[in-house]
RNA sequence: AGCCCAUCUAGAGCAGCAGAGAGACUUGGCUCAAUGAAGCUGCAGCAACCCCCGAACCCUCGGUGUGGGUGCUACCGCCAAGAACGAUGGAGG
Numbered sequence: 001a002g003c004c005c006a007u008c009u010a011g012a013g014c015a016g017c018a019g020a021g022a023g024a025c026u027u028g029g030c031u032c033a034a035u036g037a038a039g040c041u042g043c044a045g046c047a048a049c050c051c052c053c054g055a056a057c058c059c060u061c062g063g064u065g066u067g068g069g070u071g072c073u074a075c076c077g078c079c080a081a082g083a084a085c086g087a088u089g090g091a092g093g
Stems, first nucleotide, its partner, number of pairs: 004090005013043005021032003025082005044073003049069003052063004077085001
């Protein structure tokens, strides 16, 4: 980074700090929230994108969760419509 690839109906929460909003954006709806939202921190967990292991060696398929890099842990990306949609991982600069 208006570029490329993959995925987005499964799964998994407690505590502390904090103090009014939150579910990406717009409109409409529906929810969550002072019995404490967002955010930050700690611990725990889920998953299996990359590393890793095996087969294959163009593509790809399978395995593990001990370990490393991310991610995620209300509701189908909450729902419908819209758009230069968004998010995460990988690859790339």
Model confidence (mean pLDDT): 84 of 100. Predicted 3D model of a 93-nucleotide RNA (SAM riboswitch aptamer (S box leader)) from Boudabousia liubingyangii. RNAcentral records the identical sequence in 2 taxa. Its Rfam family is "SAM riboswitch aptamer (S box leader)". Gene Ontology term of the family: regulation of gene expression. Rfam's curators write: The SAM riboswitch is found upstream of a number of genes which code for proteins involved in methionine or cysteine biosynthesis in Gram-positive bacteria. The source organism's lineage runs through Bacteria, Bacillati, Actinomycetota, Actinomycetaceae and Boudabousia. RNAcentral holds the sequence, with entries from Rfam and Ribocentre.